[in-house]
RNA sequence: GCCCCUGUAGUUCAAUGGAUAGAAUACUUCCGUCCUAAGGAAUAGAUCUGCGUUCGAGUCGCGGCAGGGGUA
Numbered sequence: 001g002c003c004c005c006u007g008u009a010g011u012u013c014a015a016u017g018g019a020u021a022g023a024a025u026a027c028u029u030c031c032g033u034c035c036u037a038a039g040g041a042a043u044a045g046a047u048c049u050g051c052g053u054u055c056g057a058g059u060c061g062c063g064g065c066a067g068g069g070g071u072a
Stems, first nucleotide, its partner, number of pairs: 001071007010025004018055001028042004048064005
């Protein structure tokens, strides 16, 4: 250089083109305890970026960016 794959919450993962993007875990607060822990409850937190297709895009198309793999 060329080809392929991936990009969603702090982390690990979901989500037939259609409901307020969901869960686990972590953080914070509360309950709990003599104190911690276990356990319970609650709050907050995300679609890499731009354009396009569509009534509607996390999902489809194209470009860019980042990461991974293959190839000489």